[in-house]
RNA sequence: CUUGAAAAAGGCAAACCAUCCGAAAGGGUGGGACGCAAAGCCACUGGCCUAAGUUUCGCGGCAGCGGAAUAUGGUAGCAGGGUUGCCGGGC
Repeated sequence: CUUGAAAAAGGCAAACCAUCCGAAAGGGUGGGACGCAAAGCCACUGGCCUAAGUUUCGCGGCAGCGGAAUAUGGUAGCAGGGUUGCCGGGC
């Protein structure tokens, strides 16, 4: 530099459950394992999820309710990119 067939030391932990945070999406912790060779870390690019707030439309006597658009909220276990790294094989 490249690679993950077998192996070893080990690592992480989906769904689900409990609890906490959050408007939600989602996240933290504990339990739990579907999977993962970066399923370590970073929202930079695209995608996807959500819509508190904002804008707007409708209903309503008011209070308020509902629809649409929108990320400044998320997702690194969607992909690309950046960055660091264990073990083994090859060069």
The RNA shown here (c-di-GMP-I-GGC riboswitch aptamer) has 91 nucleotides and comes from Desulfoferrobacter suflitae. The organism belongs to Desulfoferrobacter, within Bacteria. The sequence was found by an Rfam model in a public genome assembly. Model confidence (mean pLDDT): 88 of 100. Of the family's consensus pairs, 95% are formed in the model.